RNA sequence: GGGCACGUAGAUCAGCUGGUAGAUCGCUACCCUUGCAAGGUAGAGGCCUCGGGUUCAAAUCCCGACGUGUCCA
Numbered sequence: 001g002g003g004c005a006c007g008u009a010g011a012u013c014a015g016c017u018g019g020u021a022g023a024u025c026g027c028u029a030c031c032c033u034u035g036c037a038a039g040g041u042a043g044a045g046g047c048c049u050c051g052g053g054u055u056c057a058a059a060u061c062c063c064g065a066c067g068u069g070u071c072c073a
């Protein structure tokens, strides 16, 4: 320098036949317990890497940039 894949919650990931964003773990509060753990209930937490385009509408489609992984040189 080039090819490919990826970038969404604190972490790991889903959602990519366009229509107001979810799961698990973790975190907080409460219940349960003499207490802890486990279990149960509720809640907080992301406008989806950035910029532009298409569209009534974009996490999703298109272009560019940046970053990560991998392969080639």
Stems, first nucleotide, its partner, number of pairs: 001072007010025004019056001027043005049065005
Transfer RNA from a Thermoplasmatota archaeon, 73 nucleotides, folded computationally. It matches the Rfam family "tRNA". The family's RNA type in Rfam is transfer RNA. The same sequence occurs in records of 2 taxa.